[in-house]
RNA sequence: CGAGUAAGUCAGAUGGUCGCGGGCGUGACCCUGUCACGAACGAGGAAAGUCCGAGCUCCAUAGGGCAAGGUGCUGGAUAAUACCCAGUGGAGGUGACUCCAAGGAAAGUGCAACAGAAAUAUACCGCCAGAGAGAUCUGGUAAGGGUGGAAAGGGGAGGUAAGAGCUCACCAGCAACUAGGCGACUAGUUGGCUCUGUAAACCCCACCUGGAGCAAGACCAAGUAGGGACGAAAAAAGCGGCGGCCCGUCGUGUCCCGUGGUAGGUCGCUUGAAUCUACUGGCAACAGUAGAUCUAGACAGAUGACCAUCAGAUACAGAACUCGGCUUAUAGACUUGCUCGUUUA
Numbered sequence: 001c002g003a004g005u006a007a008g009u010c011a012g013a014u015g016g017u018c019g020c021g022g023g024c025g026u027g028a029c030c031c032u033g034u035c036a037c038g039a040a041c042g043a044g045g046a047a048a049g050u051c052c053g054a055g056c057u058c059c060a061u062a063g064g065g066c067a068a069g070g071u072g073c074u075g076g077a078u079a080a081u082a083c084c085c086a087g088u089g090g091a092g093g094u095g096a097c098u099c100c101a102a103g104g105a106a107a108g109u110g111c112a113a114c115a116g117a118a119a120u121a122u123a124c125c126g127c128c129a130g131a132g133a134g135a136u137c138u139g140g141u142a143a144g145g146g147u148g149g150a151a152a153g154g155g156g157a158g159g160u161a162a163g164a165g166c167u168c169a170c171c172a173g174c175a176a177c178u179a180g181g182c183g184a185c186u187a188g189u190u191g192g193c194u195c196u197g198u199a200a201a202c203c204c205c206a207c208c209u210g211g212a213g214c215a216a217g218a219c220c221a222a223g224u225a226g227g228g229a230c231g232a233a234a235a236a237a238g239c240g241g242c243g244g245c246c247c248g249u250c251g252u253g254u255c256c257c258g259u260g261g262u263a264g265g266u267c268g269c270u271u272g273a274a275u276c277u278a279c280u281g282g283c284a285a286c287a288g289u290a291g292a293u294c295u296a297g298a299c300a301g302a303u304g305a306c307c308a309u310c311a312g313a314u315a316c317a318g319a320a321c322u323c324g325g326c327u328u329a330u331a332g333a334c335u336u337g338c339u340c341g342u343u344u345a
Base pairs, nucleotide, nucleotide: 001341002340003339004338005337006336007335008334009333010332012310013309014308015307016306017305018304020042021041024038025037026036027035028034029033044316048327049326051325052324053323054322055321056213057212058211059210063247064246065245066244068209069208070207071206072205073087074086075085076084088102089100090099091098092097103204104203108202109201110198111197112196124145125144126141127140128139129138130137131136153171154170156168157167158166172194174191175190176189177188178187179186180185217267218266219265220264227257228256229254238252239251240250241249242248274293275292276291277290278289279288280287281286
C1' cells in the first nucleotide's frame, strides 16, 4: 500500500424566520375554558416482520393427571428464551474467521424409486473343481467386472483348487479398561472382526409449557325492550367457569341461554428488568458498587417549509402498552483489532 475478516459510531450538524404536538411557567379574559408570551423536549437502527421470550391485565380461589405443543452437544449468563457468551465435535477457508435441524438406529415400526441377478442379505458375467465328443450340467466362491448414492470395513501381504479377516501388520469403526476434564469429549492400552442409510419419517429419551390478550382491563356518563330452560329451596342433583378430556374445585336462582339498546369520555399511557460514566470481579456474555441524566404519548392520528455555512446528505424507511432478542431491507461516511499478499529499511 492492497485484499479480507470481526466489532463499533453516525443516519445530517450549526444558526435564523414562520408553522405543528403534549406537558411546564407567567399573564389576561367572556373563568376550569379560551387566548398570548417564554424556555426546554418531540419517530428508528431497524420504528418493519409478528418469529421467540417476558413484564402487565383478566379468567380466578388456583391444583393433579392424560393428551397436545416446544426445545435438543456441554457448561455458563439472564426476568426469561430456541437469543447471548465460552467450549466440544463436524464442515468450509492459506489464514484471521464463518456455518451446523449437533440426543438415540443395540426398544420397536416404516422407507430406500429407477437401474441391477440381488437392497436385510444375493449370484448376471467371471474364477476354480468334476462329468461330457460338444452344447451344456453339478458343486464351490463372493477376491475381479457390470448396475447403482449405497452390494456390507479399507488398501497390502500370506494362504487357497479358486477365494474369503481365513491369518498377519497398519488404518477406520465398535466395545471394555486406565488417565485428564464440572461436562460435552480427548489420549492411551487391549479385544473380537465389523449386515448400509434414513428419526428435516413414525417413534424412544431428557427438559420446558394454564388460557386469552392494551381492540387486555378499570371507572364515569348515557341508554333500551322483553323472552327461554331446568329443577330446587339444607345437602345432593342440574346449570355454568377453569384452551381439549378426566379427577378435583368454585359459583348458583337469575348463577345460565338467545335477541335488542347505548357505545361518549377518563384512566391504563410512559421513571423503565431505563440510559450514560467510573471502579471492582469475570476469558466473555454479564454482575455488583458509586455518581449523573429524564429523552414522544398522538387518537382521523403531531416535527413541515425557507435561507446561510459545513467534507457529504443520502439509502431502507414513521412510535400507538412496554422491554430483551432474532430475521429481513439498506445509499454513504468514519474508527479500531486481527489475517494474508506485495514493496522498502
Bacterial RNase P class A from Thermotalea metallivorans, 345 nucleotides, folded computationally. The source organism's lineage runs through Bacteria, Bacillota, Peptostreptococcales, Thermotaleaceae and Thermotalea. Model confidence (mean pLDDT): 75 of 100. Its Rfam family is "Bacterial RNase P class A". The family's RNA type in Rfam is ribozyme. Its family is annotated with dimeric ribonuclease P complex, tRNA processing and ribonuclease P activity in the Gene Ontology.